[in-house]
RNA sequence: GCCUACCUAGCUCAGUGGUAGAGCAAUCGGCUGUUAACCGAUUGGUCGUGGGUUCGAGCCCCUCGGUAGGCG
Numbered sequence: 001g002c003c004u005a006c007c008u009a010g011c012u013c014a015g016u017g018g019u020a021g022a023g024c025a026a027u028c029g030g031c032u033g034u035u036a037a038c039c040g041a042u043u044g045g046u047c048g049u050g051g052g053u054u055c056g057a058g059c060c061c062c063u064c065g066g067u068a069g070g071c072g
Stems, first nucleotide, its partner, number of pairs: 001071007010024004018055001026042005048064001050062003
């Protein structure tokens, strides 16, 4: 330099055009002699940036950035 995949909650990841979710973590409560475990609830997102398509975009297209891999 070229090619491919990926970027969504603090972390790991779902969501393949119609109002963004799970597990873990965190906080609060229940239980327990205490802790842990377990149970319940709550909090948490400009979906990497900027544009385009569309009535409507996390999802389709383009730009830029980042991460990983491959080729040279």

Predicted 3D model of a 72-nucleotide RNA (transfer RNA) from a Bacilli bacterium.
The source organism's lineage runs through Bacteria, Bacillati, Bacillota and Bacilli.
Rfam family: tRNA. Rfam classes the family as a transfer RNA. Its family is annotated with triplet codon-amino acid adaptor activity in the Gene Ontology.
It was read from a public genome assembly.
Model confidence (mean pLDDT): 81 of 100.